[in-house]
Context: one part of a larger RNA
RNA sequence: GAUGAACGCUAGCGACAGGCUUAACACAUGCAAGUCGAGGGGCAGCGAGGCUGUAGCAAUACAGCUGUCGGCGACCGGCGCACGGGUGAGUAACACGUAUGCAACCUACCCUUGUCAGUCGGAUAAUCGGAAGAAAUUCCGUCUAAUACGGCAUAACACAGAUUCGGGGCAUCCCUUAUCUGUCAAAGUUUUUCGGACAAGGACGGGCAUGCGUCGCAUUAGCUAGUCGGCGGGGUAACGGCCCACCGAGGCGACGAUGCGUAGGGGUUCUGAGAGGAAGGUCCCCCACACUGGUACUGAGACACGGACCAGACUCCUACGGGAGGCAGCAGUGAGGAAUAUUGGUCAAUGGGCGAGAGCCUGAACCAGCCAAGUCGCGUGAGGGAAGACGGUCCUAUGGAUUGUAAACCUCUUUUGUCAGGGAGCAAAAAGGGUCACGUGUGACCCAUCGAGAGUACCUGAAGAAAAAGCAUCGGCUAACUCCGUGCCAGCAGCCGCGGUAAUACGGAGGAUGCGAGCGUUAUCC
Numbered sequence: 001g002a003u004g005a006a007c008g009c010u011a012g013c014g015a016c017a018g019g020c021u022u023a024a025c026a027c028a029u030g031c032a033a034g035u036c037g038a039g040g041g042g043c044a045g046c047g048a049g050g051c052u053g054u055a056g057c058a059a060u061a062c063a064g065c066u067g068u069c070g071g072c073g074a075c076c077g078g079c080g081c082a083c084g085g086g087u088g089a090g091u092a093a094c095a096c097g098u099a100u101g102c103a104a105c106c107u108a109c110c111c112u113u114g115u116c117a118g119u120c121g122g123a124u125a126a127u128c129g130g131a132a133g134a135a136a137u138u139c140c141g142u143c144u145a146a147u148a149c150g151g152c153a154u155a156a157c158a159c160a161g162a163u164u165c166g167g168g169g170c171a172u173c174c175c176u177u178a179u180c181u182g183u184c185a186a187a188g189u190u191u192u193u194c195g196g197a198c199a200a201g202g203a204c205g206g207g208c209a210u211g212c213g214u215c216g217c218a219u220u221a222g223c224u225a226g227u228c229g230g231c232g233g234g235g236u237a238a239c240g241g242c243c244c245a246c247c248g249a250g251g252c253g254a255c256g257a258u259g260c261g262u263a264g265g266g267g268u269u270c271u272g273a274g275a276g277g278a279a280g281g282u283c284c285c286c287c288a289c290a291c292u293g294g295u296a297c298u299g300a301g302a303c304a305c306g307g308a309c310c311a312g313a314c315u316c317c318u319a320c321g322g323g324a325g326g327c328a329g330c331a332g333u334g335a336g337g338a339a340u341a342u343u344g345g346u347c348a349a350u351g352g353g354c355g356a357g358a359g360c361c362u363g364a365a366c367c368a369g370c371c372a373a374g375u376c377g378c379g380u381g382a383g384g385g386a387a388g389a390c391g392g393u394c395c396u397a398u399g400g401a402u403u404g405u406a407a408a409c410c411u412c413u414u415u416u417g418u419c420a421g422g423g424a425g426c427a428a429a430a431a432g433g434g435u436c437a438c439g440u441g442u443g444a445c446c447c448a449u450c451g452a453g454a455g456u457a458c459c460u461g462a463a464g465a466a467a468a469a470g471c472a473u474c475g476g477c478u479a480a481c482u483c484c485g486u487g488c489c490a491g492c493a494g495c496c497g498c499g500g501u502a503a504u505a506c507g508g509a510g511g512a513u514g515c516g517a518g519c520g521u522u523a524u525c526c
Base pairs, nucleotide, nucleotide: 001525002524003523005522006521007520008519009518012378013377014376015375016374018371019370020336025334026333027332029331030330031329034079035078036077039076040075042072043071046070047069048068049066050065051064052063053062054061055060086289087288088287096213097212098211099210100209101208102207105206106205110202111201112200113199114198115197116196118152119151120150121149128141129140130139131138132137158183161180162179163178166175167174168173215261216260217259222252223251224250227249228248229247230246232244233243234242264286265285266284267283268279269278270277271276291312292311293310294309295308314325315324316323317322342368344367345366346365350364351362352361353360354359381412382411383410384409391403392402393401394400395399416467418462419461420460421459422458426453432447433446434445435444436443437442438441470515471514472513473512474511475496476495477494481510482509483508484507485506491498492497
């Protein structure tokens, strides 16, 4: 000098940033991923309409039926749930950083281009009926729809095999010209949009390989059998012992293999004149993980935090037969600890998912709350004022020194705070209405709508010095000295050391010095 700090004393305000470093310990409760009715069958609930009946003269009220309409719980289907958010346990590794390569690869949504959308079919959920079970849930029967599922046709610049023309390279090879087999489509509707299929290209995102760099211990010296290589196959989006059969006997290592310990990596941060040394909290990028271990399914993408299955530990329910769960999401609880916050508000903005859109969802995000835990800024008044007051302390003591222009007193000011009044920016739009342009879904202009924070920031005014200073030190290092008490006691102390009767070193007082809403101590790094 620095800190994600803690502790002691003290404490006026604001802005900006920060806040479980320990138990990757266990978790009550709520919320954190839904959306689409412009894909579908339907109608549990709500509102409207229609029909029937009862009461009533009628208005009307009540009851029943009806998907007819607005819509819509659950269900089928699509997209999303692989993002965003958390944590750092594991990992010394192509994990990360950097630089290359893929003649060895994939890529939903988005953009561009081209070509299509013909014709049929069988189911199934929901519903309805029934059954088992304490429950979780499961089973049986009868229907029914689709942008769910399946068959056939059509089709190439796509894929596979065979033949063939030409060109090129980096070992396998790559590009290119021409003939035979297999692979596609889906509608809905408010009628004009939005969508669907195939192929090629782009973009975005990923996968793989390699050079170099990447902690300590040699009181760790040898390690290795799918091990190293080949041939053939399987598997994968793709290369590869990735896996398998056979064959060979190799491969790594003092340029540190192997083993053990420790550790997420980087941008960066701290320190230092630099070279270096130390660290990796907040923010950004990458990786890994999601109670522990394993496995795959779905999907463009996962071997998937709020998905599935199996095993284990733990917790809970149980009618003892069987079931349920996973905060290292946001709050919050217990425990651990020196120690770390609210079971808050809003989708107004930014961003994300779905949707034609309105919109819905969003503990991402934006705000607010708590904490001097940090940095910066402001204030606690300013000018005048000597009888150098009283009081305190000290002394060479009728007196003097110091506290000290300090106070009183006079004249001002009003930041912050209090009260009153006004009062933002953050809002750009989208959708709706109107006009116009191009010419059928886009653009321009105008109108109206939308703010959690918040009546906050800010501005103006009023009264009033009013409401706002402490902490540590004073032997030397090191700025700052005297008196009293104590008497090797009580105590101090970072080092030297101080204290045994005159202690500037202990305790108190007066004074002084340093920093100041902080000041000291402790811990750690340079």